Description
This is a predicted structure of a 119-nucleotide RNA (FMN riboswitch aptamer (RFN element)). Rfam family: FMN riboswitch aptamer (RFN element). Rfam links the family to the GO term FMN binding. From the family's description: The RFN element is a highly conserved domain that is found frequently in the 5'-untranslated regions of prokaryotic mRNAs that encode for flavin mononucleotide (FMN) biosynthesis and transport proteins.
RNA sequence: UGCGUUGUCCGAGGACGGGUGAGAUUCCCUGCCGGCGGUUAUAGUCCGCAACCCGCGAGAGCGGUGGAUCCGGUGAGAUUCCGGAACCGACUGUACAGCCAGGAUGAAAGGAGAUCAAA
Numbered sequence: 001u002g003c004g005u006u007g008u009c010c011g012a013g014g015a016c017g018g019g020u021g022a023g024a025u026u027c028c029c030u031g032c033c034g035g036c037g038g039u040u041a042u043a044g045u046c047c048g049c050a051a052c053c054c055g056c057g058a059g060a061g062c063g064g065u066g067g068a069u070c071c072g073g074u075g076a077g078a079u080u081c082c083g084g085a086a087c088c089g090a091c092u093g094u095a096c097a098g099c100c101a102g103g104a105u106g107a108a109a110g111g112a113g114a115u116c117a118a119a
Stems, first nucleotide, its partner, number of pairs: 001119001004116001006114001008112003015030001017029003031099002033089002035049004044087002053064004069085005091102003
C1' cells in the first nucleotide's frame, strides 16, 4: 500500500412574521431547508444508492415502486462554479404539513478510527 477478518463510533436540515377562521407552524402571503457514493470542476433537480411505501418469504432476505432545471457567463473541462429565473420533497396524526407531532434514543446508503491474519 491493496485485498480480507472482527468489532467500535459517526451517520438530515428547515416557519421569523402577517392574513382568514371556532380551530391551521397544515389554507393564503411571506420565510426557510437540502442524506450517501460517483462525475475532467464543488450537484436537492445528471448517474446511481439509502430512507419511506407495496408484494413475496418462517427468517435472513429477494423483487418492485421511487420527486424536481433551465438560460447566460468563465473554462480544456461545470445540468456541479458565478449571474439570473424556476422546480421538488414518503408514511401516520391533526383544518389539507418538505419545515409540527409520531414510528425513530430506530434503520440504511455510506464514512472514520481500531483490530487480527497473510502478502